The RNA shown here (transfer RNA) has 72 nucleotides and comes from an archaeon.
The sequence is in RNAcentral, with records from ENA.
It matches the Rfam family "tRNA". By type it is a transfer RNA. About the family: Transfer RNA (tRNA) molecules are approximately 80 nucleotides in length.
RNA sequence: GCUCUUGUAGCGAAGUGGUAUCGCACGUCCUUGGUAAGGACGGGAUCGCGGGUUCAAUUCCCGCCAAGAGCU
Numbered sequence: 001g002c003u004c005u006u007g008u009a010g011c012g013a014a015g016u017g018g019u020a021u022c023g024c025a026c027g028u029c030c031u032u033g034g035u036a037a038g039g040a041c042g043g044g045a046u047c048g049c050g051g052g053u054u055c056a057a058u059u060c061c062c063g064c065c066a067a068g069a070g071c072u
Stems, first nucleotide, its partner, number of pairs: 001071007010024004018055001026042005048064005
């Protein structure tokens, strides 16, 4: 220098055009003599950044940034 993959909540992942889902963690409550385990409810991500296409973009296209892999 070139090619490819990945970037979504505190952490780990799902989601291939229609107002983003799950697990753990977190908060409140129930249960217990108390803790752990268990149960109910709840909060939290404008989807790495900037443009474009579209009625509508996490999703498609372009550039950039970061991490990883490969080639020279």